[in-house]
Context: one part of a larger RNA
RNA sequence: GGCGUAUGGUGGAUGCCUUGGCGCCAAUAGACGAUGAAGGACGUGACAAGCUGCGAUAAGCCUCGUGGAGCUGCUAAUAUGCUUUGAUACGGGGAUUUCCUAAUGGGGUAACCUUCCAUUGUUGAUACGAUGGAAUCCCGUACUGAAUUCAUAGGUACGGGAAGGCAACCGGGUGAAGUGAAACAUCUCAGUAGCCCGAGGAAUAGAAAGAAUAUUCGAUUCCCCUAGUAGUGGCGAGCGAACGGGGAACAGCCUAAACCGAAUUGUGCGUAUAGCCUGCAAGCGUUGCCAAUUCGGUGUUGCGGGAUGUCGUUAGACCAGGUUGCAGACUUGGUCGGAGAGUUACAAACCUUUAGCUUAGCAGAAGUGACCUGGAAAGGUCUGCCAUAGACGGUGAUAGCCCGGUAUGCGAAAAGUUAAAGGCUCUCUGGAUGACAUUCCCAAGUACCACGGGGCACGUGAAAUCUCGUGGGAAUCCGGGAAGACCACUUUCCAAGGCUAAAUAUUCAUUGGCGACCGAUAGUGAACAAGUACCGCGAGGGAAAGGUGAAAAGAACCCCGAGAGGGGAGUGAAAUAGUACCUGAAACCAUAUGCCU
Numbered sequence: 001g002g003c004g005u006a007u008g009g010u011g012g013a014u015g016c017c018u019u020g021g022c023g024c025c026a027a028u029a030g031a032c033g034a035u036g037a038a039g040g041a042c043g044u045g046a047c048a049a050g051c052u053g054c055g056a057u058a059a060g061c062c063u064c065g066u067g068g069a070g071c072u073g074c075u076a077a078u079a080u081g082c083u084u085u086g087a088u089a090c091g092g093g094g095a096u097u098u099c100c101u102a103a104u105g106g107g108g109u110a111a112c113c114u115u116c117c118a119u120u121g122u123u124g125a126u127a128c129g130a131u132g133g134a135a136u137c138c139c140g141u142a143c144u145g146a147a148u149u150c151a152u153a154g155g156u157a158c159g160g161g162a163a164g165g166c167a168a169c170c171g172g173g174u175g176a177a178g179u180g181a182a183a184c185a186u187c188u189c190a191g192u193a194g195c196c197c198g199a200g201g202a203a204u205a206g207a208a209a210g211a212a213u214a215u216u217c218g219a220u221u222c223c224c225c226u227a228g229u230a231g232u233g234g235c236g237a238g239c240g241a242a243c244g245g246g247g248a249a250c251a252g253c254c255u256a257a258a259c260c261g262a263a264u265u266g267u268g269c270g271u272a273u274a275g276c277c278u279g280c281a282a283g284c285g286u287u288g289c290c291a292a293u294u295c296g297g298u299g300u301u302g303c304g305g306g307a308u309g310u311c312g313u314u315a316g317a318c319c320a321g322g323u324u325g326c327a328g329a330c331u332u333g334g335u336c337g338g339a340g341a342g343u344u345a346c347a348a349a350c351c352u353u354u355a356g357c358u359u360a361g362c363a364g365a366a367g368u369g370a371c372c373u374g375g376a377a378a379g380g381u382c383u384g385c386c387a388u389a390g391a392c393g394g395u396g397a398u399a400g401c402c403c404g405g406u407a408u409g410c411g412a413a414a415a416g417u418u419a420a421a422g423g424c425u426c427u428c429u430g431g432a433u434g435a436c437a438u439u440c441c442c443a444a445g446u447a448c449c450a451c452g453g454g455g456c457a458c459g460u461g462a463a464a465u466c467u468c469g470u471g472g473g474a475a476u477c478c479g480g481g482a483a484g485a486c487c488a489c490u491u492u493c494c495a496a497g498g499c500u501a502a503a504u505a506u507u508c509a510u511u512g513g514c515g516a517c518c519g520a521u522a523g524u525g526a527a528c529a530a531g532u533a534c535c536g537c538g539a540g541g542g543a544a545a546g547g548u549g550a551a552a553a554g555a556a557c558c559c560c561g562a563g564a565g566g567g568g569a570g571u572g573a574a575a576u577a578g579u580a581c582c583u584g585a586a587a588c589c590a591u592a593u594g595c596c597u
Base pairs, nucleotide, nucleotide: 001596002595003594004593005592006591007590008589009588015582016547017546020518021517022515023514024513025512026511027510028509029507030506032164039100040099041098042055043054044053046078050074051073061094062093063092064091065090066089070082071081105114106113107112115134116133117132118131119130120129121128136162137161138160139159140158141157142156143155144154169200170198171197172196173195174194180187184234210217211216221248222247223246224245225244231239232238252499253498254497255443259297260296261295262294263293264292265291266290268289269288275284276283277328278327279326280325281324282323302477304442305441306440307439308437309436310435311434312433313432314431316336317335318334319333320332321331322330337429338428339427340426341425342424350423351422352421353420354419355418356417357416358415359414361410362409363408367383369382370381371380372379384401385400386390392404393403394402448472449471450470451469452468453467454466458484479494480493481492482491483490534541535540554581557568558567559566560565
């Protein structure tokens, strides 16, 4: 020196464990904010660095419930206090809530500087304070008010609203490229990602100018099939329906116009054979007519519908008005009675009662039986009991009967929420309906056409349907659209206005439950002071790090040592479990020893 063996050191693999993650299901909720949010800065404790809580009333204040013996957070010790006159704790409601931040009096290098007004403290007076107010935009009302007479613009005040934030889902606008085509340009990726705007608890869509060709169906949405079919496609790569069938869920409505009435406006027409319901008489006449606007009534459809006029059918009572009197008719308002409907659309709010639910909780059976092993019994043997409870977790090893719980049953002063009923509100009775006739209306720079695009599964194609830009530009039921160029026939529907629950999508979050999910190089980046330490000017990047023991019983005392550390003693089942702590592999190091050289 090498190879072994033994004993240690170092190191932290492995095993076991789980406070943390991951995924799914169900329910709830999808809030918040100028009454100042989300998020922060700085403070706040007897001692206080961090986390948590809180806000100058600062680990807290008040009140109402729950609960019942200890409490003064993580966090030990000491100190000081509180507490059966009910603390701490848990839940409902309230008070306080510095400064920054939409940040909003002005400014600004966020958490700072500073102005004015009103009221007010203090001072002899300044100075210095306290409380409240003062941003912008939009809408409304009132007042004021230029050039410029009226007016308008503008200004002032008051009242209301907006802003900012938010994980995914949703609607819209804008909109790539890597890629695939084995290159690449049409094409694909993909209307995806990204960016922007907007809304809701869902959103969108939605009551046929639909789909179709059957003896047709009958709003929308979503799922399964139809079907990788028909098609489309440098007919490449690829893209890719619909009809129809089966389900989930179901709900239908309101305007515009014609016509009637009222109000306002007008350099409008007009003074009498116009008008004031009809007849007669009296009277009015700035009435009236026309046009525009606004409001109310009417009206809403495709066997076309509505309006207007005439003639019917059917249907309560009463009061008042419509210039006056009489007669007749019509109409407006109200009262009573009768009928119907309603809070998600078709009008719209609130209250009460009852019942549930949410936000704290409460009760809850049966062995602490014997013996054995052990440090410890929940293990083994024997012998009992409960069970609408033998889910689960804990307890010194594996417990139905030890503890918390579990099955089951019960519970709210307060706040919120859901449902039902009633109050209440609205409508009709004033309406509904039939026949005939007439003319009037039935959504316009729209439909449609041309050119150029987009979007439809459909790449311009024979290319309909939908939609945008530019130019042209209809009709009103004897009308108009569609049925995949176009025409005819046939069938079907009624555009150019609007609203609408459910079935559907999603999970930042809350509650409950589950897992042939992970088990500390795994599972979230994060089981620990983790978006921390640290890095970067910044945008941003971003760790490592769990385990003594049943219980600290965390080693009094003695010895060596400056200490660190160690040797005894002691604790403990164990200390080679001593806080550098479970187990403790390998590399690597050391000591002793055997063999070889």